[in-house]
About this RNA:
RNAcentral holds the sequence, with entries from Rfam and Ribocentre. Predicted 3D model of a 123-nucleotide RNA (SAM riboswitch aptamer (S box leader)) from Kineosphaera limosa. Its Rfam family is "SAM riboswitch aptamer (S box leader)". Rfam describes the family as follows. The SAM riboswitch is found upstream of a number of genes which code for proteins involved in methionine or cysteine biosynthesis in Gram-positive bacteria.

RNA sequence: UAUCCAUCACGACCGGCGGAGGGACAGGCCCGUAGAUGCCGGGGCAGCCGCCCACGGGGUAACCCGCGGGGUUUGGUGCCAAGUCCUGCGGUUGCGUGGCGACACCCGACCGGAAGAUGGAGC
Numbered sequence: 001u002a003u004c005c006a007u008c009a010c011g012a013c014c015g016g017c018g019g020a021g022g023g024a025c026a027g028g029c030c031c032g033u034a035g036a037u038g039c040c041g042g043g044g045c046a047g048c049c050g051c052c053c054a055c056g057g058g059g060u061a062a063c064c065c066g067c068g069g070g071g072u073u074u075g076g077u078g079c080c081a082a083g084u085c086c087u088g089c090g091g092u093u094g095c096g097u098g099g100c101g102a103c104a105c106c107c108g109a110c111c112g113g114a115a116g117a118u119g120g121a122g123c
Base pairs, nucleotide, nucleotide: 001122003121004120005119006118007117008116013042014041015040016039017038021031022030023029025088026087027086028085043080044079045078048076049075050072051071052070053069055066056065057064058063084115089112090111091110092109093108094107096105097104098103
């Protein structure tokens, strides 16, 4: 970083620096001078890569391949307000409102998508 794949319901806090905005974008709703966001140190969560074990397959063997399980002190990342804070496009559906009606709209639930984030691969 145009691309591809996977995941996004869970989980995890203190101290120092520093000063006004911050939560990607828009709307909402929140966080923030009782000091947020950020940076640094320590601690932790998780288990994507890696590693170890188990399991399945192959091999005389060394070992190789797979894997929806378990572990992870040490390695590479990530993460530690709110469901990826909510919605943002489409569909199904429940209550309600309007309409003679087809149907429209409000609020909500669910499914898919978009966008975003993180990892792995590729370049």
Description
The organism belongs to Kineosphaera, within Bacteria. RNAcentral records the identical sequence in 2 taxa.